[in-house]
Molecule: transfer RNA
Organism: Algiphilus sp.
């Protein structure tokens, strides 16, 4: 340099392949239970904002009524070829 794959909450990882993003698990926080703890159960857990609300799927564009999903460029990682 060329080809292919991947990038989604704090972490892993789904999203039925264009129609409510974040299921499920782990971690963390709070509560219950306990003499206390562990285990277990319940609730919460993207960001900004007092709130209403706004933004958000690596970054920036595009297509579309509608994009995590399709198209283009770039960035990072993994594999292959030279």
């Nucleotide at each position: 340099g060329c080809c292919g794959g991947a990038g989604u909450g704090g972490c892993g990882g789904a999203a039925u392949u264009g129609g409510u993003a974040g299921a499920c698990g782990c971690g963390c926080c709070g509560c219950a239970c306990u003499c206390a703890a562990a285990a277990u159960g319940c609730g919460g857990u993207u960001g900004g904002g007092c709130a209403a609300c706004c933004a958000g799927u690596g970054u920036g564009g595009g297509u579309u009524c509608g994009a995590g999903u399709c198209c283009c460029a770039c960035c990072u990682c993994c594999g292959g070829c030279a």